[in-house]
Molecule: Bacterial RNase P class A
Organism: uncultured Croceibacterium sp.
């Protein structure tokens, strides 16, 4: 000087007046007064995953949907840490859904002859066959024969080199590459190999379908749990009016009938309801809980590269419910981003003025 990567802060001070959560103290009560707590790193998107709470569930299938390298870490996870592999940088680092394409299906735009049973445009060749000309050597067609060159493409059957051949090919050779096996190294994923064996295979895409392995019941705090008016509706018990019967001495009890209203349009019969007090139970409406001591902060200490656990001390750190966290002044500076809980917790991911810091790379 230019980078890479990890941590941490995100105005600060003092004064008043507010608004809420706890506690006290007064007060019958409403309050009122004094102490104290009062947004975040991301509270946010709600993408993942737990816990908590009903609900549901013998066990397992199927459908689905979510992940995919190996090992750990963890309440769990798609997150994290640590290694393989591949790619990018000179380096520090950084990025990677990183099984399976020889199960099967299907797809590869333009271009190209052909995009998969791979082709055969130009070309190369025409040894064989076979026609023609020539006396012949040989020329020239066609029928084949070839995948080396050119030519498209993002992608054409592994590269050099030498024999080989009509030309030509892993057609043979060597050496590089690449697949299987053996041996070493590592838990493993994967490495190395001076060994062996095979001329070498059928291009890509599974964030196309699928196949193969793992994991997953369902809803969500308006989730649940209690307490409980007023109206109305349900059950029960008990009480009212006239009259006859039976029982009883009698107070009463019982059973029938009737009368009054209201409703089925009016009427007649029928048929149903019916005033008051009490008690039960569900439920609304409101109130209480769930809800703030947790997978919890900070300190140190041990174990582990590490993620992170294990010991020990210390701390208590919003808890609302139309929803508090705010406003006015003073001084100060570098003049202030991105934004505000709503049942909690661990991630991701996206925003974010400027600042402090630690490791480590380049190049002078």
């Nucleotide at each position: 000087g230019a980078g890479u990567u990890g941590g941490c802060c995100g105005a600060g001070c003092g004064a008043c007046c507010g608004c809420u959560g706890g506690c006290g103290u007064g007060g019958c009560a409403a309050c009122a007064c004094g102490c104290u707590g009062g947004a975040g790193g991301a509270a946010a998107g709600u993408c993942c995953g737990g816990g908590c709470u009903c609900c549901a569930u013998u066990g397992g299938g199927c459908a689905g949907g979510a992940c995919g390298c190996c090992a750990g870490a963890u309440a769990a996870c798609g997150u994290c840490u640590g290694g393989g592999c591949g790619g990018c940088g000179c380096g520090a680092g950084c990025c990677g859904a990183c099984g399976g394409a020889a199960a099967g299906u299907g797809c590869c735009a333009c271009a190209g002859a052909a995009a998969a049973u791979a082709c055969a445009c130009c070309g190369c060749c025409g040894a064989u066959g076979u026609c023609g000309c020539g006396c012949a050597a040989g020329c020239g067609g066609c029928a084949g024969g070839c995948a080396a060159g050119g030519g498209u493409g993002a992608a054409a059957u592994g590269g050099u080199g030498c024999g080989g051949u009509a030309a030509g090919a892993g057609c043979g050779c060597a050496c590089c590459g690449c697949g299987c096996g053996g041996c070493g190294g590592g838990u493993a994923a994967c490495c190395g190999u001076u060994c062996g064996c095979g001329g070498c295979a059928g291009g890509g895409c599974a964030a196309a379908c699928c196949c193969c392995g793992u994991c997953c019941g369902g809803a969500g705090c308006a989730a649940g749990g209690c307490c409980a008016a007023a109206u109305a509706g349900g059950g029960a018990a008990g009480g009212g009016c006239g009259g006859g019967c039976g029982c009883g001495c009698a107070a009463g009890c019982g059973c029938c009938c009737g009368a009054c209203g209201c409703g089925c349009g009016g009427c007649c019969c029928g048929c149903g309801c019916g005033c008051c007090u009490u008690c039960c139970g569900g439920g609304u409406a409101g109130g209480c809980u769930g809800c703030a001591c947790g997978a919890g902060g900070c300190c140190g200490g041990c174990g582990g590269u590490g993620a992170c656990g294990c010991c020990g001390g210390u701390c208590c750190c919003a808890g609302a419910g139309g929803a508090a966290u705010g406003g006015u002044c003073g001084c100060u500076c570098u003049c202030g981003a991105c934004a505000g809980a709503a049942c909690c917790c661990g991630g991701c991911u996206u925003a974010c003025a400027g600042g402090c810091u630690g490791a480590c790379u380049c190049c002078u």